[in-house]
Context: one part of a larger RNA
RNA sequence: CUGGGCGUAAAGAGUGCGUAGGUGGCCGGGUAAGUUCGAUGUGAAAGCUCCAAGCUCAACUUGGAAAUUGCAUUGAAAACUACUCGGCUCGAGGGUCGGAGGGGAGACUGGAAUUCUCGGUGUAGCAGUGAAAUGCGUAGAUAUCGAGAGGAACACCAGUGGCGAAGGCGAGUCUCUGGACGACUCCUGACACUGAGGCACGAAAGCUGGGGGAGCAAACAGGAUUAGAUACCCUGGUAGUCCCAGCCGUAAAUGGUGCACGUUUGCUGUAGGCGGAAUCGACCCCGUCUGUGGCGAAGCUAACGCGUUAAACGUGCCGCCUGGGAAGUACGGCCGCAAGGUUAAAACUC
Numbered sequence: 001c002u003g004g005g006c007g008u009a010a011a012g013a014g015u016g017c018g019u020a021g022g023u024g025g026c027c028g029g030g031u032a033a034g035u036u037c038g039a040u041g042u043g044a045a046a047g048c049u050c051c052a053a054g055c056u057c058a059a060c061u062u063g064g065a066a067a068u069u070g071c072a073u074u075g076a077a078a079a080c081u082a083c084u085c086g087g088c089u090c091g092a093g094g095g096u097c098g099g100a101g102g103g104g105a106g107a108c109u110g111g112a113a114u115u116c117u118c119g120g121u122g123u124a125g126c127a128g129u130g131a132a133a134u135g136c137g138u139a140g141a142u143a144u145c146g147a148g149a150g151g152a153a154c155a156c157c158a159g160u161g162g163c164g165a166a167g168g169c170g171a172g173u174c175u176c177u178g179g180a181c182g183a184c185u186c187c188u189g190a191c192a193c194u195g196a197g198g199c200a201c202g203a204a205a206g207c208u209g210g211g212g213g214a215g216c217a218a219a220c221a222g223g224a225u226u227a228g229a230u231a232c233c234c235u236g237g238u239a240g241u242c243c244c245a246g247c248c249g250u251a252a253a254u255g256g257u258g259c260a261c262g263u264u265u266g267c268u269g270u271a272g273g274c275g276g277a278a279u280c281g282a283c284c285c286c287g288u289c290u291g292u293g294g295c296g297a298a299g300c301u302a303a304c305g306c307g308u309u310a311a312a313c314g315u316g317c318c319g320c321c322u323g324g325g326a327a328g329u330a331c332g333g334c335c336g337c338a339a340g341g342u343u344a345a346a347a348c349u350c
Stems, first nucleotide, its partner, number of pairs: 003322004007304002012318001014201004021194003025088007033081002035077008049065006091191001092188003095184004103177007110154001115149007125136002162169002206247006215241002220236004258317006266295011299306002323350003332343004
């Protein structure tokens, strides 16, 4: 001496469930595999190291010791780990009661708006822009009133507010259904944490088949702008956007921060619950649990900043990084209908 790291420098898998494995609370009994101590055998010789001796010295040679960190057999110990037996309740799970929520799925319903159709009124413009033009309109548009059709999205409430593992979720009602939270401390008795592989979910776009199609709108067409304008602006407009079934499996899938547990000064806002004081009752107030924000002690950090929702102090487990480019590419494998995804180099070069 026996790596260092991962918010922004390279580096946390998009998210969860979970197999193997790794790790694991308190008390007592037993065993002795690991562990610790001893004994015996072995660990060839030479070499290395130390001491001594022999060649005039040295190199060299000879003798002795040490070392050989190991292995085997055997004896002992029982703190820790392990195994086994018995017990415990603080971890974990369950029970009863309760309230909150855009959590998920299905069905039904609603109003505003856009568009279209029909009818009435009505006449020359409308639309659009920086300005225009393309476009629409005397075959009667725009405007306005009435009726109807259809699709998609749900103004206000709306809040660094809520729920969900993440993606994500916002009109209303009903049905089915998941999770979290609080109070009681009734039950089980370590049943736990993490999780290589695996499985499931996974925005948008895209793909296959069948529907649907109001608005918007890649592509495309036209009008402008311009030196040009395969754009920005305008008029149109098809896939698509929507529904059902099945694929795809990726995102700046971000908190750019893996999960779990414990410990460590505070102030303040907000959401949900419980308790106390007070009150006719509630609000306010005090305490407490869970979430979500702001500011900040110590500490950490290269700095920025983080700071009980840690990037502080510790433990367990997983994933990942190791100069830039070539490259998240080639080849091969696996997956996919395809698009492509995933795993993943090297030559060469600086």
Predicted 3D model of a 350-nucleotide part of an RNA (small-subunit ribosomal RNA, central domain) from an uncultured bacterium. Model confidence (mean pLDDT): 90 of 100. Its Rfam family is "Bacterial small subunit ribosomal RNA". Its family is annotated with ribosome and structural constituent of ribosome in the Gene Ontology.